[in-house]
Description:
Predicted 3D model of RNase P RNA and transfer RNA as a complex of 477 nucleotides.
RNA sequence: CGAAGCGAGCCAGGUGGUCGCUGGCGUUGCUGGUCGAUGCUGGAGGAAAGUCCGAGCUCCACAGGGCAGGGUGCCGGGUAACGCCCGGUGGGGGUGACCCCGAGGACAGUGCCACAGAAAGCAUACCGCCCCGGCUCGCCGGGGUAAGGGUGAAAAGGUGCGGUAAGAGCGCACCGGGGUCGCGGUAACGCGACUUGCAUGGCAAACCCCACCUGGAGCAAGGCUGAACAGGGAGCAGUGACGCGGACCCUUGUGGUGCGCCGAACGCGGGCUGCCCGUCCGAGACUCCCGGGUGAGCCGCUCGAGGCGAGUCGGUAACGACUCGUCCAGAUGAAUGACCGCCGCCUUCGGGGCCGGAAACGGCUUCGAGCGGAACAGAACUCGGCUUACGGCUCCUUCGACCC
RNA sequence: UCCGGUUUAGCUCAGUCGGUAGAGCAAGCGGCUGUUAACCGCUGGGUCGGGGGUUCAAGUCCCUCAACCGGAG
Repeated sequence: CGAAGCGAGCCAGGUGGUCGCUGGCGUUGCUGGUCGAUGCUGGAGGAAAGUCCGAGCUCCACAGGGCAGGGUGCCGGGUAACGCCCGGUGGGGGUGACCCCGAGGACAGUGCCACAGAAAGCAUACCGCCCCGGCUCGCCGGGGUAAGGGUGAAAAGGUGCGGUAAGAGCGCACCGGGGUCGCGGUAACGCGACUUGCAUGGCAAACCCCACCUGGAGCAAGGCUGAACAGGGAGCAGUGACGCGGACCCUUGUGGUGCGCCGAACGCGGGCUGCCCGUCCGAGACUCCCGGGUGAGCCGCUCGAGGCGAGUCGGUAACGACUCGUCCAGAUGAAUGACCGCCGCCUUCGGGGCCGGAAACGGCUUCGAGCGGAACAGAACUCGGCUUACGGCUCCUUCGACCC
Repeated sequence: UCCGGUUUAGCUCAGUCGGUAGAGCAAGCGGCUGUUAACCGCUGGGUCGGGGGUUCAAGUCCCUCAACCGGAG
């Protein structure tokens, strides 16, 4: 100097004036509220976005048990929790810095592997090679074999030597795989020794098995107040022990008959968002459906597992513990803006200076000018993450070339 | 703000348990007819909304992004 590592981190213009918007608090006015005036003070983001995960909060009865369903999937840690983060293991890519991985189980079972090919899974033989027999000397029949050819994404461990009629883990060496033991590590796993000639592909982001997690809905949750209107339909349980009350009968009793109340137990209907158990409710100003009306206000609503700034300690790190300071948006057609001046950054053009060079030219710095440029994007109940969009700057590292 | 669904030929839609994508209408050409329509025959046309992954192989399975549609007080 060039190319890279999407390595680590930072910023998202600053300031002043004028005119506005909006929340809170105080003062004040009268028309007494969705009001006006005035003072102080607060007012978008790293993604506020997508709504992909995890929670808080609220309601569904209490949020119970089992099955089904859904999710996650190397190991250890962090966290309120997670499918997130950190560290490690194994695998893959890159010369490298570094990056990526949904990474449990395929001798528990089932299923699939199209076409091609002899054969695609309790293997098999098209061409070939070898042996034997026949012969019309072209081949035919029987047997052995799986080294070679061919098919395929994938063909039964790979390479070499020996061996053989030809061959073959048939034998041997190395590599790979399985098993046992030892050592190291919390573990995933790694290393080593011994042993086994080794017939059991691939797919589980196919069903499934194993381990763990998991009730449903969502702030338009949910609650309160006011205004307006027009109602209609459907649903809601049977037997009834024990007991109590009063009535009637006559044989006056621990009697009989029938009525009312209560309602054990069993059963019926419904809720607990699929089923079972279990549990709760069943004429309540109840539940569901259709229709009509309104489409207003208040609470939830911003102080919270909190953020930001500074610091100490523990931890490799994610993160945790503690101390001090600071309360840091709450709108509801939805505020956080517009214009001007100055400064800063980038860029273009012009001038000066310095350095390298023979020159062309390149680099650094400084001054001036410009109707020049400044991305993605706007909170909506609140947090923790992920993903996606996007402008610029700094530092570190790697590779290559050249010079000293 | 929240929740759900769809995307395949020019249009409307199929596509099973992954094996190489069709139907109807439309378009083009030919036939029939004096001509047109109807009818009959033939033909072309698809990166399966974009990107990535799993797999030998993806419209189909998984992740992510985009566009469109619908619902909830």
About this RNA: It holds a member of the Rfam family "Bacterial RNase P class A". Its family is annotated with tRNA processing, ribonuclease P activity and dimeric ribonuclease P complex in the Gene Ontology.